[in-house]
RNA sequence: AGCCUCGUAGUUCAACGGUAGAGCAUCUGUCUUACAAACAGAGAGUUGCGGGUUCAAAUCCUGCCGAGGCUACCA
Numbered sequence: 001a002g003c004c005u006c007g008u009a010g011u012u013c014a015a016c017g018g019u020a021g022a023g024c025a026u027c028u029g030u031c032u033u034a035c036a037a038a039c040a041g042a043g044a045g046u047u048g049c050g051g052g053u054u055c056a057a058a059u060c061c062u063g064c065c066g067a068g069g070c071u072a073c074c075a
Stems, first nucleotide, its partner, number of pairs: 001071007010024004018055001026042005048064005
């Protein structure tokens, strides 16, 4: 330098172009003398950053940034 995969909640991951969700964690409540467990509920998102296509983009196209991998070059 070229190519491939990936970037979504604190974390691990989902999501045919049509309401952004789940597990864990956190908080509250029930239960308990208390804690834990269990059960019920709540909060938490500019979908890495811009631009484009579209009635509508996490999703398609494109430029950057970042992570991982492969190939090439140099010596």